Annotation: This is a predicted structure of a 1469-nucleotide RNA (small-subunit ribosomal RNA) from an uncultured marine bacterium. The prediction has a mean pLDDT of 83.

């Protein structure tokens, strides 16, 4: 820097990624070289070989050789070295390490200086003899040497000292000069010791310590020291973290990072520790000793069972462990080490080689040209694109690998010889320099150079949804799988698998683990705490931190300079060497540190002279529900008694429980009791907070104001500590108890109701004393101090002015409101800061688990304080925004309610749907917005469904070939089809042919009402004819967004007016369109008829005035008047007018919503079928029927039925048709056929209405279902399954429960008419006219909608979200009778080896001896210390445990609905 919480935004906050790096491992792949690295695990066990020897110039002996000069070799004695080098990191939180100092030390070999190197002695190994033992290894005896051992002498300097003195050495070899030896001093080196500072985590480890702290004496050490011991004292360490626990070798450095930091401590280098585990000493200059010794233990091996041997954390190597780490190689050529005079020997140190892409670095796998843009692959919109100049082809080159040949450096020495110099008596010897000669290489078939041949021998890995560079096709179908995070996959996957192409790296590429970074996500640099995590409930106060003005001194901090140190390597800079680089190397800088010295004195500190502005004290005033104690008052409530009085009271949404005729409630009087103090009363007062309220008295704390005096920094904060915490609840003891009231009981409510409501009611509430110690203890805001616009209210005081009962101004202390700058993520805050600063304290670091477990402390208990982890998620959260929603609010509208009229729901039937049935009952539509819907019409057809029969280029389209006609009719077959037969031989022509038609054949293909409406287009429904939906510019806001579109009025309307940081605009509204209502004009037939004539009749002449028709106009615009309103818009009323405020009706449907409906109207992607899911045909089905629902028709009757008579429409349709008149039939209808291609003719009598007659309230003269018989019509066909007619039959039904629908005027209701579809078949649909109402107070309520506002944990948007128990599965964890390990404290036992002390026993070469012995020494015995080990009892930790507790996770389980809206009882602590 990016991704990820959200519908969106900003913030907070976690998770994740891009980078670097690695002793790495794994997967795929693999050409060369250089350079480095290579058991991180089992400090596990180890076969085998090697890793420390050397010296004959210390010693004797054995053997071999000999040029007799000598040389070699073996086992020993002796010397030096095996304390170095090499390995490992178990232990160690420590003077272990780092850094800087210090004093009380030792130091082999090395250097310098001085001195000495004398005289003696006694043994012993080897060897020889005997002998034990399996072996390892011994025993006895004899004899022997030394630079081995011992004594004496001397000893200046050395050591000790009582200052008299005492003590202490040595070694020779070879030969004539060296090497060596002893003592002493100094140096160098190395080692030991002490100190300051630094050095992980845990306080859920708070006290630890008896040699402990100090002193004195003694011992011990190279040396200081409780290091050890005796005595004395009682100290010492610790909150600046002792002790304990866990973890860990430390450092230079390495890695990351801008740095500060973080992580780390492989290789290289310094220090430490360890060497199978534990203990111990010996030797030595040095060890408590990796390849030494002794003991104990475990393990392994040998054994003759008696006893012995061993220690790879040296180099190789083996087993084991593990994700994982190499050869049982070569050489001492170089560097270095040990021994030696030297030659030299030894050296798994080292130098090399081998293995490994383990890291870093370099090189190569070819170069140029080459378009027919080849073939093949992939994609495709079918044109092409891409792979791709890539390949092929042509022309070149030869690094590296390969071949052949040549060929350095690493080598200096040593040796021989010559010269010169030094030493010396010396031309010996030796040393140094120089010259010559000789000549030493593991690596090594080296590096390097050249020759030869040929593009020849050499490219992979990961990725391609975003982050993140790079995309398409196929397969798969929430499967298989992917995934670092977000997330992909449910039939069109750029995310899985494959392919093609692309991208990034490249002999590597990816993955994984762990580290730093990004992460300012522990914030020193560099964060926060009102609401996101986070201010302790509030004081007092200890340590600590911080601290006013001024003088002087000091120099701890601070600043400057000097010196020492800060190892080397590393990093950095400048050079040099390998062809470059990595790598190696020279120099410099740096190592930010520590110590010490000098200087300065501003600031801080310390000491000090002073001061008064901070703080405090006294005097004087003031306000107050501040606290404690005692007393007292009235109202109310309840109870008791008494009176009056009668049937109810009480309570609720409505009731009931309850009380009441034994007299309640109500009312009056009296009395008792307890609790609380109306009005005053107030964003008023007081208090640190909790909190405090009638009035009076007493005691008492604090605050404020004014002026003077005094003290003189006495201050602020405050970890622990301590006090308050009188909020409530709770606990203990004792009182008290009127009202209220957990628990409890009853009544209701409810599906349930362990609740909300009601009636009762115990603890409690009250008092005293004692606990508890917590609250959303909140201003969610720690305390103190200073500074920073303004305005205004209020409480307490003071002052001034004017003046009188106050007003104005100023000021101090509180308490509120508004608001600028500033701050803030925003909200907000804003002198009472969340602004700008200072001081101190507390607290936070993703959500959940969890304020939980365990442990500890407190508490009588309840519980409180302190306070984790495993596991799990990718979020959790704050503020604001836009919506949606609310059983939130305000306003408004709608046949939404109300007011009315008529229905549905009950009956019968029709029709549609569900369900059921069926071979099939084809399919679709399913709340409103499916259900007389698609379907404006299923007997066949339709038809998609079922059964049966046959067909396969097909019923239909295009293309090819061949042939021909086509076509019509008859018979058979249920039909398709097949067969047979009859008729027939076409059209155009430029005469070549062509068009259409039929048949056959062969392929491409046709075909599909098969699937997906959740892949789509188109069309449609719905909210809704609701008044809304947006944009440009500007402005405001970090932003999402807001403003405009809000507000006031008005409207049917975002309609209009006004106001206004907005000004304009678009889609909608309205208007424009059609129709209807009035008039005018034009026209006058098929229409009309006033006047004239005529007729049965507008029949005809005539006319075009009227009606009608259909073209064009006019008219209506709040235009006029009055009122209201804001001088507006507009509204109300009126006039005129056919019509008045949109005149009525229609068409017209904004942005969008519902993955709404339709793949079966049509079109269409993808998938599927292809002798069938296609096409043909016959019959059947879509018409079934216990049932349920929707929509209708007809009714139940008298506002009616029936009979008779009479009148008045509109709008349509008609040649495959409508059909008049007339005739026949009771009728449906039939016969005939005028007229009409329609303002002419026909359908076609409109019906209700009106007049009159009858019926008389009944299952009827209502109602017509059902059924029977007989018919008519259509049609190939009327059985399943048509309509109609006549006669007969005459069911249910007497106005319909809950519920529910339509309608506001020419409307409802009622009456008929016509049309589409159609051969026939409407109670449906569409259209038409006739008759023609009632009601609307109004907007409380139901439903839907609009605008504003409010709340929200919703955004798939309340059909939302979401909580808890229970059930199931899995996971981690707490408790748990216990059980098994580890570590450790205390008290004991035990006591190997060893050291020290003691010593009666035994032994004893050097010295002494008076020869008896002694000194001394060794062995033995013993004491002390002590390892292993054992016992008892604690502590702590790990594992495990029947059972058990809660927690977490899991798409669909159960029960309820607690929270989010007033969440339906506001929520929460």
């Nucleotide at each position: 820097g990016a991704g990820u919480u959200u519908g969106c935004u900003c913030a907070u906050g976690g998770c994740u990624c891009a980078g670097a790096a690695c002793g790495a491992a794994c997967g795929c792949u693999g050409g060369c070289g250089g350079c480095a690295g290579g058991c991180c695990u089992a400090a596990u066990a180890c076969a085998u070989g090697c890793a420390a020897g050397u010296c004959g110039a210390g010693c004797g002996c054995g053997c071999c050789c000999u040029u007799c000069g000598g040389g070699g070799u073996g086992a020993g004695c002796g010397g030096c070295g095996g304390a170095c080098g090499g390995g490992u990191g178990a232990g160690u939180a420590a003077c272990g390490c780092g850094u800087g100092g210090g004093a009380a030390u030792a130091u082999g070999c090395c250097c310098u200086u001085c001195u000495c190197u004398a005289a003696g002695g006694a043994a012993u190994a080897g060897c020889c003899u005997c002998u034990g033992g399996a072996a390892a290894c011994g025993g006895a005896g004899a004899g022997u040497a030394a630079u081995a051992c011992c004594u004496u002498a001397u000893a200046c300097g050395c050591c000790c000292u009582u200052u008299g003195g005492g003590g202490g050495a040595a070694a020779g070899a070879u030969u004539u000069a060296u090497c060596g030896g002893a003592g002493a001093a100094g140096g160098a080196u190395u080692a030991g010791c002490c100190c300051g500072c630094g050095u992980u985590a845990g306080a859920u480890u708070a006290g630890g310590u008896a040699g402990u702290u100090g002193g004195u004496g003694g011992g011990g050490u190279a040396a200081u020291g409780g290091c050890c011991u005796a005595c004395c004292a009682a100290g010492c360490c610790u909150a600046c973290g002792a002790u304990c626990u866990a973890u860990a070798g430390c450092u230079g450095g390495u890695u990351u990072g801008a740095g500060a930091g973080g992580a780390u401590g492989a290789u290289c280098a310094g220090c430490c520790a360890c060497a199978c585990u534990g203990g111990g000493a010996c030797u030595g200059a040095g060890a408590c000793a990796c390849g030494g010794c002794c003991c104990a233990g475990a393990c392994u091996c040998c054994u003759a069972c008696g006893g012995g041997a061993g220690g790879c954390a040296g180099c190789a190597g083996u087993g084991g462990g593990g994700a994982a780490u190499a050869u049982u190689g070569g050489a001492c050529a170089a560097u270095g080490g040990g021994c030696g005079c030297a030659a030299g020997c030894c050296u798994g140190a080292u130098c090399c080689a081998g293995c490994c892409a383990u890291a870093c670095c370099g090189c190569g796998u070819g170069u140029g040209u080459g378009a027919a843009g080849a073939a093949g692959g992939c994609c495709c919109u079918a044109g092409g694109g891409u792979u791709g100049u890539a390949a092929a082809g042509c022309a070149c080159u030869u690094u590296a690998a390969g071949u052949u040949g040549g060929g350095a450096a690493g080598a200096a020495a040593a040796g021989u010889u010559a010269u010169u110099g030094g030493c010396u008596a010396a031309u010996a010897c030796c040393c140094a320099a120089u010259g010559a000669c000789c000549g030493u290489g593991a690596c090594a078939u080296u590096a390097c150079c050249a020759u030869c041949a040929g593009a020849a021998u050499a490219a992979g890995g990961a990725c391609c949804g975003g982050c993140u560079a790079a995309u398409u096709c196929c397969g798969u179908g929430c499967c298989a799988g992917c995934a670092g995070c977000c997330g992909c996959g449910g039939u069109a996957a750029u995310a899985c698998g494959g392919a093609a192409g692309g991208u990034c790296c490249a002999a590597g590429c990816g993955u994984u683990a762990a580290u730093c970074g990004g992460a300012a996500u522990u914030a020193c640099u560099g964060g926060g705490c009102g609401u996101a995590a986070a201010g302790c409930g509030c004081g007092c106060g200890u340590a600590g931190g911080u601290g006013g003005u001024u003088u002087a001194u000091u120099a701890a901090g601070u600043u400057g300079g000097g010196u020492g140190u800060g190892a080397a390597a590393u990093c950095c800079c400048c050079g040099g060497g390998c062809u470059c680089a990595a790598c190696c190397u020279g120099g410099g800088a740096a190592c930010u540190g520590c110590a010490u010295c000098c200087a300065a004195a501003a600031c801080u500190g310390a000491u000090u002279c002073a001061c008064u502005a901070g703080a405090g004290u006294a005097c004087g005033a003031u306000a107050g529900a501040g606290g404690g104690a005692g007393g007292u008052a009235g109202a109310a409530u309840u109870c008791a008694c008494a009176g009056u009085g009668u049937a109810g009271c009480g309570g609720u949404g409505g009731a009931a429980u309850g009380c009441g005729u034994a007299g309640a409630u109500a009312u009056u009087g009296u009395g008792a009791a307890g609790a609380a103090u109306a009005c005053c009363a107030a964003u008023g007062g007081c208090g640190a907070a909790g909190g405090c309220a009638g009035c009076c008295u007493c005691c008492u704390g604090g605050a404020u104001c004014u002026g003077u005096a005094c003290u003189g920094a006495c201050a602020c904060u405050g970890a622990g500590g301590u006090g308050c915490g009188a909020a409530a609840a709770g606990c203990g003891u004792g009182g008290g108890u009127a009202g209220c009231g957990a628990a409890c009981a009853g009544g209701a409510u409810u599906a349930g109701a362990u609740a909300c409501c009601c009636u009762g009611g115990u603890a409690g509430u009250c008092c005293a004393c004692g606990c508890c110690g917590u609250a959303a203890a909140c201003g969610a805001u720690g305390u103190c101090a200073a500074c920073u616009a303004u305005c205004u209210g209020u409480u307490g005081g003071a002052a001034a002015g004017c003046a009188u009962u106050g007003c104005u101004u100023u000021u101090c202390a509180g308490u509120g409101g508004a608001g600028c700058a500033g701050c803030u993520a925003a909200c907000g805050u804003a002198a009472u800061a969340a602004g700008u600063u200072g001081a101190c304290c507390g607290c936070c670091u993703g959500g959940g688990g969890a304020g939980u477990a365990c442990g500890g402390c407190c508490g009588c208990a309840a519980g409180g304080c302190u306070a984790a982890a495993a596991c799990u998620c990718a979020a959790a959260u704050g503020a604001a925004u836009u919506g949606a929603c609310g059983g939130g609010g305000a306003c408004c509208c709608g046949c939404a309610c109300a007011a009315g009229c008529g229905g549905u729901g009950g009956a019968g039937c029709a029709u549609g749907u569900g369900g059921u049935u069926u071979a099939a009952u084809u399919c679709g539509a399913u709340g409103c917005a499916a259900c007389g819907c698609g379907a404006a019409a299923a007997a066949c057809c339709u038809u998609a469904c079922c059964u049966a029969u046959g067909c396969u280029u097909g019923a239909c389209a295009u293309a090819c070939u061949u042939g021909g006609a086509a076509u019509a009719c008859u018979u058979u077959g249920u039909a398709a089809u097949g067969a047979a037969g009859u008729a027939g031989u076409g059209c155009c022509u430029u005469c070549g042919g062509g068009a259409g038609c039929c048949a056959a054949g062969a392929u491409a293909c046709a075909g599909g009402u098969g699937c997906u409406g959740c892949a789509u287009g188109g069309c449609u429904g719905u909210c809704g004819u609701c008044a809304g939906c947006u944009c440009g510019u500007g402005u405001c806001g970090u932003g999402a967004g807001a403003u405009g579109u809000u507000c006031c009025g008005u409207u049917a309307a975002g309609u209009c007016g006004g106001a206004u940081a907005a000004c304009g605009a678009g889609c909608g509204c309205a208007a424009c369109c059609c129709u209807u209502a009035c008039c005018c004009u034009u026209a006058u037939u098929u229409g009309c008829c006033a006047u004239c004539a005529u007729u049965a009749a507008g029949u005809u002449g005539g006319g075009c005035a009227c009606u009608c028709u259909a073209g064009g106009g006019a008219g209506a615009c709040u235009g006029c008047c009055g009122g209201u309103g804001a001088c507006a818009a507009a509204c109300c009323g009126g006039a005129g007018g056919a019509a008045g405020g949109u005149g009525g009706g229609g068409a017209c449907g904004a942005c969008g919503u519902c993955a709404a409906g339709u793949c079966a109207u049509c079109a269409u992607g993808g998938c599927c079928c292809u002798u069938a899911c296609g096409a043909c045909c016959a019959g059947g089905g879509c018409u079934a029927c216990a049932c349920a629902c929707g929509u209708g028709c007809u009714a139940c009757a008298a506002u009616g039925g029936a009979g008779c008579g009479u009148a008045c429409a509109a709008a349509g349709g008609g040649u495959u048709g409508c059909a008049a008149c007339c005739c026949c039939g009771c009728g449906a209808g039939g016969g005939u056929g005028a007229g009409c291609u329609a303002a002419u003719c026909c359908c076609a009598u409109a019906a209700a209405a009106c007049g009159u007659u009858u019926c008389g309230u009944a299952g009827u003269c209502c109602g017509g279902a059902u059924c029977g018989c007989a018919g008519u019509c259509u049609g190939c066909a009327a059985c399943u399954c048509g309509a109609c007619u006549g006669c007969g039959u005459g069911a249910a039904g007497u106005c319909g429960g809950a519920a529910u629908c339509g309608c506001u005027a020419g409307u409802a209701a009622u009456c008929g008419u016509a049309g589409a579809u159609c051969a026939g078949a409407a109670u449906g649909c569409u259209a038409c006219g006739g008759u023609g109402a009632a009601u609307a107070c109004g907007u409380u309520c139901c439903c839907g909608g609009g605008c504003c506002u409010u709340g929200u944990a919703c955004a798939c948007a309340c059909c939302g979200c979401c909580c808890g128990u229970c059930a199931c599965a899995c996971c981690a964890u707490g408790g748990g009778a216990g059980u098994g390990g580890g570590u450790u404290g205390c008290a004991a036992a035990a006591g190997a080896a060893g050291u020290g002390g003691g010593u009666a026993g035994c032994a004893u070469a050097a010295c002494c001896u008076u020869c008896g012995g002694g000194a001394g020494u060794g062995c033995g015995c013993u004491c002390a210390c002590c390892a292993c080990u054992u016992u008892g009892u604690g502590a702590u930790u790990c594992a495990u445990g029947a059972c058990u507790g809660g927690g977490g996770u899991g798409a669909a389980g159960u029960c309820g609905u607690a929270a989010c809206a007033a969440g339906g009882u506001a929520a929460c602590c």